[in-house]
């Protein structure tokens, strides 16, 4: 320099037949225990990497950019 992927919750991932965001772990609360684990209820966290575009409607479709990987040269 070309081409490919991947970027979502503290973390690890899902959602890509466009209708508006979830899961395990975590974290806090509260039950239970003599205290804890462990088990059970419950909650808080995300304007989906950035910036434009298409559309009634984008995390999902087009660009372009930034970060990582990967293959070529």
């Nucleotide at each position: 320099g070309u081409g490919g992927c991947c970027a979502u919750a503290g973390c690890u991932c899902a959602g890509c037949u466009g209708g508006a965001a979830g899961a395990g772990c975590g974290u806090c609360u509260c039950g239970c225990u003599a205290c804890g684990a462990a088990c059970g209820a419950g909650a808080a966290g995300g304007c989906c990497g950035u910036a434009g575009g298409u559309u009634c409607a984008a995390a999902u479709c087009c660009u372009a950019c930034u970060g990582g990987c990967c293959a070529c040269a």